[in-house]
RNA sequence: GGCCGCGGAUGAAGAAUCGCCUCUUCCGUAAGGGAGGGGAGGAAAGUCCGGACUCCGCAGGGAAGGAUGAUCCCCAACAGGGAUUACCCACCGCAAAGCGGUGGGGCAGGAAAGUGCCACAGAGAACAGACCGCAUGGCCGUGUUCGCACGGCCAGGCAAGGGUGAAAAGGUGAGGUAAGAGCUCACCGUCCCUCCUGGCGACAGGCGGGACUGAGGCAAACCCCAUCCGGAGCAGCUGCUGGACGCCGGCGGCAACGCCGGUGCCAGAUAAAUGAUUCUUCGCGACAGAAUCCGGCUUACAGUCCGCGUCCUGCU
RNA sequence: GCGGGAAUAGCUCAGCGGUAGAGCGCCACCUUGCCAAGGUGGAUGUCGCGGGUUCAAAUCCCGUUUCCCGCU
Numbered sequence: 001g002g003c004c005g006c007g008g009a010u011g012a013a014g015a016a017u018c019g020c021c022u023c024u025u026c027c028g029u030a031a032g033g034g035a036g037g038g039g040a041g042g043a044a045a046g047u048c049c050g051g052a053c054u055c056c057g058c059a060g061g062g063a064a065g066g067a068u069g070a071u072c073c074c075c076a077a078c079a080g081g082g083a084u085u086a087c088c089c090a091c092c093g094c095a096a097a098g099c100g101g102u103g104g105g106g107c108a109g110g111a112a113a114g115u116g117c118c119a120c121a122g123a124g125a126a127c128a129g130a131c132c133g134c135a136u137g138g139c140c141g142u143g144u145u146c147g148c149a150c151g152g153c154c155a156g157g158c159a160a161g162g163g164u165g166a167a168a169a170g171g172u173g174a175g176g177u178a179a180g181a182g183c184u185c186a187c188c189g190u191c192c193c194u195c196c197u198g199g200c201g202a203c204a205g206g207c208g209g210g211a212c213u214g215a216g217g218c219a220a221a222c223c224c225c226a227u228c229c230g231g232a233g234c235a236g237c238u239g240c241u242g243g244a245c246g247c248c249g250g251c252g253g254c255a256a257c258g259c260c261g262g263u264g265c266c267a268g269a270u271a272a273a274u275g276a277u278u279c280u281u282c283g284c285g286a287c288a289g290a291a292u293c294c295g296g297c298u299u300a301c302a303g304u305c306c307g308c309g310u311c312c313u314g315c316u
Numbered sequence: 317g318c319g320g321g322a323a324u325a326g327c328u329c330a331g332c333g334g335u336a337g338a339g340c341g342c343c344a345c346c347u348u349g350c351c352a353a354g355g356u357g358g359a360u361g362u363c364g365c366g367g368g369u370u371c372a373a374a375u376c377c378c379g380u381u382u383c384c385c386g387c388u
Stems, first nucleotide, its partner, number of pairs: 001312002004309007012281007020039008041287001045298002048296005053233004065229005070084005085108001087105008109224002114222002116218003131162002133158002136155008170188006189212005195206004243265001245264008282285001317387007326340004334371001342358005364380005
């Protein structure tokens, strides 16, 4: 410098004429007329959450059904947002187990309440399991250098090794043993208990003790636990931007955000306004049109600008 | 304005954690002088799309696209 991806901002510009909706003001008894201001969006969409408002219902409570689920904070509230913790994944480093660092991810309660599922393969798949194997004893056969070796059958022992699988009941090393095994020990790992330290907390680190099992996984399987939930958006409106409002500055906070000060008023239709024509410029303009209102989420989006990342190329 | 359902082979549908199936259609062969019917064999799939949970997803969860239906 270029391509691609992700995130954010923006969402053609200028002028003239004729119209539409609305607000303010002036003239007019009124009808109406004049002047000035404003007139779709970042998603107005999907209707997936949460609330406000209104309507309906209501003595109180429960069941059914539904939603949510680590911690702390923000917010009117939320399944939204921020920060963190544990876990998982990728890369890098350390000799391995594992640990440390960087980046990313998700609806992250309970599998020692109960029920259910785990195909195929495999000996065995959940109250584990002898197919190959390891070693021992007995009997038989063959060989024999008479010590024993090999083969077959039987009996019980062994979860170390091989093999199957997504998953086979702690890992490495040493001792031990007929062969083996947390059987014992050292280091590491996992779980439980008491205590200490740090943190608001989830949790992290550590001393000591116990266990390596009632033994694995799945609750986005039924379910259990905790918390929450009356129904609806029909109608109506003096509702729909004077309010959870916008912009600027300062302060606090890691951040989401909050506080203070200044400033602005910014669509409001009801068969439904926001349009049409002409000219100029360029890269020839994407997705898309408010309807009770607001905060989020998700999805769609041409071109331009900014930031981050992978890859390619060039120079130092 | 509010809510519910469907998407699987060319068409109509089944399958709802464990190798994706049926009927009709299509293709080839047999049969016939030829065609139809009949018989035998065969092909055919990003399970609408994108993520996630799980050892494993058409199936479970989340999002999304298109279509259909109901109430008002």
This is a predicted complex of two RNAs, RNase P RNA and transfer RNA, with 388 nucleotides together. The coordinates come from a structure-prediction model, not an experiment, and the mean pLDDT is 76.